A computed fold for a 248-nucleotide part of an RNA from a metagenome, annotated as large-subunit ribosomal RNA, domain VI. Its mean pLDDT, the model's own confidence on a scale to 100, is 89. The full RNA is in RNAcentral, with records from SILVA.

Context: one part of a larger RNA
RNA sequence: CGCAGGAAGUUUGAGUGGGGCUGACCUUAGUACGAGAGGACCGGGUUGGACGAAUCUCUGGUGAAUCUGUUGUCACGCCAGUGGCACUGCAGAGUAGCUACAUUCAGAAGAGAUAAGCGCUGAAAGCAUCUAAGUGCGAAACUCGCCACAAGAUGAGACUUCCAUAUAAGGGUCCCGGUAGACUACCGGGUUGAUAGGCUGCAGGUGUAAAGGUGGUAACAUCAUAGCCAAGCAGUACUAAUUGCACA
Numbered sequence: 001c002g003c004a005g006g007a008a009g010u011u012u013g014a015g016u017g018g019g020g021c022u023g024a025c026c027u028u029a030g031u032a033c034g035a036g037a038g039g040a041c042c043g044g045g046u047u048g049g050a051c052g053a054a055u056c057u058c059u060g061g062u063g064a065a066u067c068u069g070u071u072g073u074c075a076c077g078c079c080a081g082u083g084g085c086a087c088u089g090c091a092g093a094g095u096a097g098c099u100a101c102a103u104u105c106a107g108a109a110g111a112g113a114u115a116a117g118c119g120c121u122g123a124a125a126g127c128a129u130c131u132a133a134g135u136g137c138g139a140a141a142c143u144c145g146c147c148a149c150a151a152g153a154u155g156a157g158a159c160u161u162c163c164a165u166a167u168a169a170g171g172g173u174c175c176c177g178g179u180a181g182a183c184u185a186c187c188g189g190g191u192u193g194a195u196a197g198g199c200u201g202c203a204g205g206u207g208u209a210a211a212g213g214u215g216g217u218a219a220c221a222u223c224a225u226a227g228c229c230a231a232g233c234a235g236u237a238c239u240a241a242u243u244g245c246a247c248a
Base pairs, nucleotide, nucleotide: 001152005163006162007161008160009159010158011157015149016148017147018146021049022048023047024046025045026044027043033038052105053104054103055102059100060099061098062097066093067092068091069090070089071086072085073084074083075082076081110144111143112142117137118136119135120134170247172245173244174190175189176188177187178186195240196239197238198236199235200234201233202232204229205228206227212223213222214221215220
């Protein structure tokens, strides 16, 4: 821009893409078969490999703005307690998120029409013949089925609801943000408000703060699962999403 009024929401599916892999074991059954040695088809079940998708409950990784320990040095006048720098100083852990080594799922089943092939009935050709008329089976291939996209499918589809003559329905600008993200777009929220921050509580992490009391000559122990804390989950208008503007 189009889809001959303008919108919001829900959809149909022409069409397009993806997927389609495979082993072992148990059983049927030491059966059929075979002198024996050996040893099945068909069918049922279990469990793997590789490939793929999704997810973070579990197990791990990461986690330079979380906690703790600790070395050297400088600073806060000193002690104590802290802070800076030294690869994030080093080391031990670790929330959210992101992840695989983790978890879950998938290939299928089934249907249709067939290939090679196997048939039935059956003449031409009194026989025979799957074929000439007719007709039945038959494959990871084909068409569906499964997953995703999809009406610019200009053949522009369908349904529900809303608005209507200078304004409306509605979207935008602007702002607070993130299930989104290079920008844009997308999604949530904008006081008739929990969108983000703050605060409070909880989960979770670290591992028992400072000061003081008590015990001990002291190191230290204890009162004390303390203190501190990022991204998590709730609650709460304290702060910021004001008021408007043009479009239609």